Description:
This is a predicted structure of a 105-nucleotide RNA (SAM riboswitch aptamer (S box leader)) from Terrihalobacillus insolitus. The source organism's lineage runs through Bacteria, Bacillati, Bacillota, Caryophanales and Terrihalobacillus. It was read from a public genome assembly, where an Rfam model found it. Its mean pLDDT, the model's own confidence on a scale to 100, is 80.

RNA sequence: UUCUUAUCCAGAGAGGUGGAGGGACUGACCCUACGAAACCUCGGCAACCAGCAUUUUAUGCCCGGUGCCAAUUUCAGAGGAAUAGUAUUAUUCCAAAGAUGAGAA
Repeated sequence: UUCUUAUCCAGAGAGGUGGAGGGACUGACCCUACGAAACCUCGGCAACCAGCAUUUUAUGCCCGGUGCCAAUUUCAGAGGAAUAGUAUUAUUCCAAAGAUGAGAA
């Protein structure tokens, strides 16, 4: 990097370095000199994998491997379906895209 698969309306921030961006893309709307990104330290959340316990195929714990710690994946969009409406359109669902885990090449 590609493929398969599961999950994505819950949860969880302080300090230091740094010095203008960030929220994937497009649009919107936000965050940001009361300090963005990035890196470091400490802390936390979660429970995918591993481990352990109970016990039985779920529940709990969590010292390990990841992940995460503004806003539902911030909202909407790129394809399709259903419903309502004469229609513009609205609502809902699925898919796509993206993120993360696990497995494979």